Model confidence (mean pLDDT): 75 of 100.
Two RNAs folded together computationally: RNase P RNA and transfer RNA, 460 nucleotides in total.
It holds a member of the Rfam family "Bacterial RNase P class A". Gene Ontology terms of the family: dimeric ribonuclease P complex, tRNA processing and ribonuclease P activity. It is annotated as a ribozyme.

[in-house]
Order: sequence, then C1' cells, then structure tokens
RNA sequence: CCAGACGGUCGGAUGGCCGCUCUUUGAGUUGAAAAAUGUACCAGAGAGAGGAAAGUCCGGGCUCCACGGAAACACGGUGCCGGGUAAUGCCCGGCGGAGGAGACUUCAGGGAAAGUGCCACAGAGAGCAAACCGCCUGUAAAGGACAGGCAAGGGUGAAAAGGUGCGGUAAGAGCGCACCGCGCUUCUGGCAACAGGAGUGGCACGGCAAACCCCACCGGGAGCAAGACCAAAUAGGAACGGCAAAAGACCCUAUGGUUUUGGGCGUGUUUCCGCGUCGCCGUUCGGGUAGGUUGCACGAGAUAUUCGGUAACGAAUAUCCAAGAUGAAUGGCCAUCACCUGCUUCUUGGCAGGGACAGAACCCGGCUUACAGACCGUCUGGCACU
RNA sequence: GCGAGCGUAGCUCAGUUGGUUAGAGCACCGGAUUGUGAUUCCGGGGGUCGUGGGUUCAAGUCCCAUCGCUCGCC
Repeated sequence: CCAGACGGUCGGAUGGCCGCUCUUUGAGUUGAAAAAUGUACCAGAGAGAGGAAAGUCCGGGCUCCACGGAAACACGGUGCCGGGUAAUGCCCGGCGGAGGAGACUUCAGGGAAAGUGCCACAGAGAGCAAACCGCCUGUAAAGGACAGGCAAGGGUGAAAAGGUGCGGUAAGAGCGCACCGCGCUUCUGGCAACAGGAGUGGCACGGCAAACCCCACCGGGAGCAAGACCAAAUAGGAACGGCAAAAGACCCUAUGGUUUUGGGCGUGUUUCCGCGUCGCCGUUCGGGUAGGUUGCACGAGAUAUUCGGUAACGAAUAUCCAAGAUGAAUGGCCAUCACCUGCUUCUUGGCAGGGACAGAACCCGGCUUACAGACCGUCUGGCACU
Repeated sequence: GCGAGCGUAGCUCAGUUGGUUAGAGCACCGGAUUGUGAUUCCGGGGGUCGUGGGUUCAAGUCCCAUCGCUCGCC
C1' cells in the first nucleotide's frame, strides 16, 4: 500500500428572530386577612425525542382479578456444559460438528437398542434385508437349462447392514489379522460438556423427532383503555318531609287523629278470588356516565474513578436529576463555521447543491429490522522497502 | 394495547399426510370457421409460489426472521 475479519463511538456546532408544550416566579384579579387564581387573554426564567423512540418477537417491574398449599393432567415454550442476571428463548466463557488459506464465522447442538409412522421415483431388494446382471461348484461332450453356494464386482438410488489393505477360499465372506470407525468396560485430566490412553466385542445399532412421541426444565389470567380518587346534566333507586285524594265508622271536637272499604292499569279465558304495580313537589344519600385528578417520571437511574473477574457482570466511593404531551408539544426562518458532491481558479479561494432512518405515550432489560455519512481500535493474508 | 387471518400466472382461486413436470376458469397470442366481426373449435406462451435463511435425500407445504394487506375486541 492492497484485500479482508472482528469490535466500538458519533448521528452536525454556535448565535439571533418568530412560534408550541410543561415547570416555576411575578404583574393582574378575588378576598378584611391568610390565601386562592394566574384563564382560548400579560411578562420573566428554566427544560423539551432516539440509537433505534419502530416491529411488539421474548423477559421482568407495577396494578387488578382468580385461587387453601403443593403436585398431577392438558396446552404452549425451551433443549451441549459452566457462569452472569430481577428474569429471559438474552449475554459471556468453554466443548463438539460444519465452513474458510487465515483472522474468524456458524449450528433448534437432549433421546432413533420405549413405541408408532414415513423413506416418492428408480431399483432384484428401502428395514426382524434381498439376489437382476454376475462369480463358483455339480448334472452334462460344449452351449443352454436345472440344482446349490456367494455377496467381492456391476447397475439403481439421497441412502444398499462397517471402510482400506493383506491373508484365506471352488468362488466368496469380520472367515482371520493390521490400521481406522463404532459399541461396551476401565484409567487419567477437567466442576462439567468433553478430550486422551488401555482392554475387549468381531459389527449386533441406516436416516427423519423444525413427524407423532419420550425425558428434563419453565409458564395462573389480564393489561396504564391496569387500577385509585373527585364528580355535572338527564333518567332511574332509597330515605325523610310536605301537598293532593272518594265514601263510611269511631275518638276528640276548631280546620285534627285512628281505622275500614273503595279506584286505575297489567296478568291468569270469564265471575268469585289472587298476584304485581300506580299521584305531585322538595331535601338528603348512595351507585354510576360525561368530565377532571392521580397512576407519571428517583429508577434493576446516569456519569466518572478504583477494585474483583479471561469475560458477561459485580462491589465501593463521589457527583448529578435529565421530556411528560392526551387528537397529542419538541417547529420554522436567517447568519457563521465544520463535512460531502459538482463547476471554476496559477494558488489562497469563489459559486451552486446536499445531509439518512425515523418521532416518546406506564417504565425497564434484551432481540430483530431500517439508516446519508464520519471516526477509532485490535487482528489476518499478500506485495514492496529497511 | 391485545388477538386472528391472508400473500400461488395480468385477474379470481385449487394444490390432500412434504414426493416425481405447480394446475383450473377468465384474459393474452396463433390457426381454423365467416364476405367481415362476434360465437364456437384446435393449439400455444406466461410462475423463481411476498422476501431472506434453516431442517430434510427432497419445501408452495415444516420451522424462524422479515415485508405488505385485511379483520376482530376493549
């Protein structure tokens, strides 16, 4: 210098003018004062989106509901080992498989000798194997045919019941042996996953569980429109009071009181009889709607330093408080500087243009996705030079 | 905020328990019939199954992520 791998940071800066939301102070207003208010309406000061605020894919906090506790069934999820964490399907470290020349990347990575199921087409045979071509032996003069042995070679397929070599045999075959693979036993190292060694079995055990399933672990449900509080108008409910109301009887007697009967409507077919319900006004109470307040900004909080740990992360100390809207504020214009692109100039420079993805809505921890451009660090390979 | 479904040819839809070459109707193109056109008959073209990745011998189908559209509840 070129090509590449991994990790991290930023997401324009300053000033002016005009607006928006919130907080706060004051003028003003009300009030005797304390104080209240400070408005669709005055003034000052302060604060005002993100790395993803997004998707809502996981995990929690918080709140309410349900429920004696625990377990089980069902359903859903997760799945090598160890650690981190409030928790996780997230993160860190390690192991094993796969890919790369390497830095490094990637894996839903438990169980197929518990059971069921599937393996199309092709092929003789696709799962307690089988014999199409073939090889060998016998009958036979030979060919062919028949009977038997074999599974090495050919062919099919994604996959054909260990692989390579030597021996062996009529031809062959783990039939025997060596190495490799696999299973079992055991030793060593490691917390473990696992790795390495020794012995042994001659192979018995194909693949698919992102097919059902088995094993282990996790999960009660709903969501800030959760929930709590205050509380109009209208309608309806309850209590109290008042008014109105036909007739009779009794008491007292002044218009008052007690009691009985009666009325309308609905319903059972009708009568008798039974059941339910029924006037107006006022006051108070409770539920609840609109509306308002709260939840709601001090929290698994941020920054810095030190210490422990390979790391994720944890601990201690110091400092700080940093949006809170509710049809939903956080905007627009101008100037200067910085960055990028194009044109131009001998040069300093000048002119023109550009700046992404996207906008909080109860709050956190992750994941995923989108993103103009700028910067930093570590490492790998190659070339050149010293 | 919570939940469900869909995406296959230009359009409307099939596609079974993963299997051989993904089909149907309308539309389009060519030919025949006709004096011409329509109808009718015959033949043909057109798809990376929304996108990316994974599991598997094999994916439209199974799994994950993502994009777009539609619907429901309070």